[in-house]
This is a predicted structure of a 482-nucleotide part of an RNA (small-subunit ribosomal RNA, 3' major domain) from an uncultured bacterium.
The coordinates come from a structure-prediction model, not an experiment, and the mean pLDDT is 81.
Rfam family: Bacterial small subunit ribosomal RNA.

Context: one part of a larger RNA
RNA sequence: UGACGGGGGCUCACACAAGCGGUGGAGCAUGUGGCUCAAUUCGAGGCAACGCGAAGAACCUUAUCCUAGGCUUGACAUGGUUGGAUGAUCUACCUGAAAGGGAUAGAUUUGCCUUCGGGUGAAACAAUCACAGGUGCUGCAUGGCUGUCGUCAGCUCGUGUCGUGAGAUGUCGGGUUUAGUCCUUCAACGAGCGAAACCCCUGUCUCCAGUUGCCAGCAUUCAGUUGGGGACUCUGGAGAGACCGCCGGCGUUAAGCCGGAGGAAGGCGGGGACGACGUCAAGUCAUCACGGCCUUUAUGCCUAGGGCUGCACACGUGCUACAAUGGGUCGGACAAAGGGACGCCAACGCGCAAGCGGGAGCAAAUCUCAAAAACCGCCCCCCAGUUCAGAUUGCAGGCUGCAAUUCGCCUGCAUGAAGCCGGAAUCGCUAGUAAUCGCAGAUCAGCUAUGCUGCGGUGAAUGUGUUCCUGAGCCUUGUACA
Numbered sequence: 001u002g003a004c005g006g007g008g009g010c011u012c013a014c015a016c017a018a019g020c021g022g023u024g025g026a027g028c029a030u031g032u033g034g035c036u037c038a039a040u041u042c043g044a045g046g047c048a049a050c051g052c053g054a055a056g057a058a059c060c061u062u063a064u065c066c067u068a069g070g071c072u073u074g075a076c077a078u079g080g081u082u083g084g085a086u087g088a089u090c091u092a093c094c095u096g097a098a099a100g101g102g103a104u105a106g107a108u109u110u111g112c113c114u115u116c117g118g119g120u121g122a123a124a125c126a127a128u129c130a131c132a133g134g135u136g137c138u139g140c141a142u143g144g145c146u147g148u149c150g151u152c153a154g155c156u157c158g159u160g161u162c163g164u165g166a167g168a169u170g171u172c173g174g175g176u177u178u179a180g181u182c183c184u185u186c187a188a189c190g191a192g193c194g195a196a197a198c199c200c201c202u203g204u205c206u207c208c209a210g211u212u213g214c215c216a217g218c219a220u221u222c223a224g225u226u227g228g229g230g231a232c233u234c235u236g237g238a239g240a241g242a243c244c245g246c247c248g249g250c251g252u253u254a255a256g257c258c259g260g261a262g263g264a265a266g267g268c269g270g271g272g273a274c275g276a277c278g279u280c281a282a283g284u285c286a287u288c289a290c291g292g293c294c295u296u297u298a299u300g301c302c303u304a305g306g307g308c309u310g311c312a313c314a315c316g317u318g319c320u321a322c323a324a325u326g327g328g329u330c331g332g333a334c335a336a337a338g339g340g341a342c343g344c345c346a347a348c349g350c351g352c353a354a355g356c357g358g359g360a361g362c363a364a365a366u367c368u369c370a371a372a373a374a375c376c377g378c379c380c381c382c383c384a385g386u387u388c389a390g391a392u393u394g395c396a397g398g399c400u401g402c403a404a405u406u407c408g409c410c411u412g413c414a415u416g417a418a419g420c421c422g423g424a425a426u427c428g429c430u431a432g433u434a435a436u437c438g439c440a441g442a443u444c445a446g447c448u449a450u451g452c453u454g455c456g457g458u459g460a461a462u463g464u465g466u467u468c469c470u471g472a473g474c475c476u477u478g479u480a481c482a
Base pairs, nucleotide, nucleotide: 001482002481003479004478005477007476008475009474010473011472012471013470015466016465019429020428021427022426023425026320027319028318029317030316031315032314033313034311035310042053043052065306066305067304068303069302070301071300074131078130079129080128081127082126083125087109088108089107090106091105092104093102094101095100111120112119113118133295134294136293137292138291142289143288144284145283146282147280149278154193155192156191157190158189159188160169161168162167173184174183175182199272200271201270202269204240205239206238207237208236209235210234214229215228218227219226243266246260247259248258249257250256322422326381327380328379330377331376332375338369339368340367343362344361348357349356350355388419393414394413395412396411397410398409399408435458436457437456438455439454440453441452
């Protein structure tokens, strides 16, 4: 100087408390361990691995995954030498599961120069040589990227001063703040990286603009449909607005704190992006790049089939429930944000339905996906393993795709399991939050999505405390630790 303490002081955080909803029990989905297997490819491992890489494993993907068949200058790149038109495309033949291998025939096509004899050598091909190739190893050789402490308030430097020195001071003290934020004192005076601000979204208003959007008044219609209008909504561009600015109190005349007015908004208005010096030899050689090592008729490459989906079991994360604040039939209402051409697909018809036919419109504020759902109204159910719950299984169908057996999704009928609120323990959340309800998108032929990322609808309770648990910051103290 740090680190540590079942030392102290001060302070903070959904850390506890106060509350609401869960997990742990059930069934299923998914990831992991284990076991099994010819193989169940690899990585991730307390927090910070385990719905993670994977925002799509039937083939492909896919890998030193396994079994089998094949290739050897190679699926891909560059160059050298030799050859000579052998080349390319299509069709046909033999073998084969395909890849690959073999031999032949036909058609089409092929640069430049030309004395039409030929020459040349580009691309391509064949042979050969350098080499290619490797998701092989090492993340403890690395770059880059990322997680975490933590959006915590810290981490440092120059000069000066003090100390033999390591180092200290500044950065401490008194206030204050989310903040090393600011004020003040002070052997310190300044500065940098962080904090804040600058950026984006959202909440109010003004101006500009008015189609594909809107409709107050005037006509018109089944319908903003049409004429018309720019008021309103909205769209999207520019501005205004919030600064403790004003008033009162407290405070050191300070920083600031408390209350009030005005205001759409008040003391950082809400949310996002943004992550200091560093820590964990944290993660990644399988995104990519790269040192070294290893491999070279194989650890490379191609292909078929299988596996990654196996199941006594254990754990994590979720979904659906156990019902009456509910379940069911019918009727009625209100979003936002997105996607669409190998696409989204309307009306209409067929089918109980999945879906099929159909073909209008739309590169979309125009057309379409599209029905929002919870909600509201009438009625039924009457506390039961039920008109709860839906696992499992059987049959019949639909769709995608070369192909749904291993191993897809969906529909109808039938079947109707466990489950009556969950032990020890444990998680999230302080407001448009939790809880609850649907909608969309990426990936994608299809989908095992209950995942993920967004969007809106309805919309609480509790806390104004810091004794305790956990973690963190500052000061101080002890130390047989570095």